Overview:
A computed fold for a 435-nucleotide RNA, annotated as Bacterial RNase P class A. The coordinates come from a structure-prediction model, not an experiment, and the mean pLDDT is 75.
């Protein structure tokens, strides 16, 4: 420094030329003209004339009128977190509470959900009498899978027994033959071991069948689960650890809810600390309704004269009376007032009129100063700044540079929200950037 955020200012400026509306500001002018009359109507000079929003008609009053606008309930509306400003307000100001933002700021319809009632649509099993899907615990049913145990076959070794053929190979042995002088050497029989066949026993492995146990899967009934999962803006306080058949404040810290107390502050409320687990448990009151405070009613076309017609006897006035009944005063009580009489015009009433006021000195602006964090208050000085109504400020030229946006009073002021080109001033903040 970008950016962002508060509050202000200004709203094309400068000059000439000419045209318009105001002013009992001054000097002239007018016995004129319009008009049925009240009324109006000229010239010039000097002041002086559309907004921050003037729009909207959204609060709030001032002022004016209304016999009934007093005082009570009711209704019906408004507003709704505290304390101040203020003629008032639903608006300002400072502040609590929630929310949004890095922050500077900024939004806030912010009283009650346990007085009751109503609604949450679609999802969802349900939206306040909660079991859809799972978790548990028991009881059947069914299937496999494991272990024991028995029982069948089968295959392997081992072991034992029995038989073994032309057998075959080793072989003690022989009081057989035969040769040799003899040792010995051949043929013979031949225990017996290897093979082969059967049987039988043991052990392993396998398959079946059976039975019993153990746990699994699936399915049914009961039952007990607001932990976990989905729906959803919310679903039976939050996390954490314990603890349970699985679970829950079902126990315990903490954190929220409630009640009580103790500091702080006018207060809304902030803190601390005790306690309470029957601690009643979504969310809506900009729904209906509780609470608390406040509100006549119509409006400058409001009302007042004033001329001129024309009617009429009036809620003007002014006297009695005020019990009751009637009528009025949004509805109800109480109050109030009218009714009765007089009053006849210089009253009313109802048309008209480019009539007249109501009309611009104000809760008024600005400047200083005090007081106050601050809206704002007290004082001091100083200025008058639009008042049309057949509805007023425009044309023209010339120059500048930021090239001009939204846009015109109508009784008046205080605010709110709406539109809105461009330029300037202060002050804060700085997640980006640079140093």
């Nucleotide at each position: 420094a970008a950016u962002g955020u508060a509050a202000g200012u200004u709203a094309a400026a400068u000059g000439g030329u000419u045209g318009c509306g105001u002013g009992u500001u001054g000097u002239c002018a007018a016995u004129g003209c319009c008009g049925a009359a009240a009324g109006g109507c000229g010239a010039c000079a000097c002041a002086u004339g559309a907004g921050g929003a003037a729009a909207g008609u959204c609060c709030g009053g001032g002022c004016u009128c209304c016999a009934u606008a007093g005082a009570g309930c009711a209704a019906a509306g408004a507003u709704g977190c505290u304390u101040g400003a203020u003629a008032a307000c639903g608006u300002c100001a400072a502040g609590u509470g929630g929310g949004g933002g890095a922050a500077a700021c900024c939004c806030u319809a912010a009283g009650g959900a346990a007085a009751g009632u109503g609604c949450a649509a679609c999802a969802g099993a349900a939206a306040a009498u909660a079991a859809c899907a799972g978790c548990c615990a028991u009881a059947c049913u069914a299937g496999a899978a494991g272990u024991u145990a028995g029982a069948g076959a089968u295959u392997a070794a081992a072991g034992g027994u029995u038989a073994g053929a032309a057998a075959u190979u080793a072989a003690a042995a022989g009081a057989a033959g035969u040769a040799a002088a003899a040792u010995u050497a051949c043929u013979c029989u031949a225990a017996u071991a290897a093979c082969u066949a059967g049987c039988u026993u043991u052990u392993a492995a396998c398959c079946u069948c059976u039975a019993a146990c153990u746990g699994c899967u699936a399915g049914u009934a009961u039952g007990g689960u607001a932990a976990c999962g989905g729906u959803g803006a919310a679903a039976a306080g939050g996390c954490g650890a314990g603890g349970u058949a699985a679970g829950a404040g079902c126990u315990c810290a903490c954190c929220g809810c409630c009640a009580c107390u103790g500091u702080g502050g006018u207060g809304a409320c902030a803190u601390a600390g005790u306690g309470g687990g029957u601690c009643a448990a979504u969310g809506u009151a900009a729904a209906c309704c509780c609470c608390a405070u406040c509100u006549g009613g119509a409006g400058c076309a409001a009302c007042a004269c004033c001329g001129c017609u024309a009617u009429u006897u009036u809620a003007a006035u002014g006297g009695a009376g005020u019990a009751a009944a009637c009528a009025g005063u949004u509805g109800c009580u109480c109050g109030c007032u009218g009714u009765c009489c007089a009053g006849u015009a210089u009253a009313a009433u109802a048309g008209u009129g480019c009539g007249u006021g109501g009309c611009a000195u104000g809760a008024g602006g600005c400047a200083u100063a005090u007081g106050g964090u601050g809206a704002c208050a007290u004082a001091u000085g100083u200025c008058c700044u639009a008042g049309a109504u057949a509805g007023a400020u425009g044309a023209c030229c010339a120059u500048u540079c930021u090239a001009g946006a939204c846009a015109g009073a109508a009784c008046c002021c205080g605010g709110c929200u709406u539109a809105u080109a461009g330029a300037c001033u202060u002050a804060c903040u700085g997640c980006u950037u640079a140093g």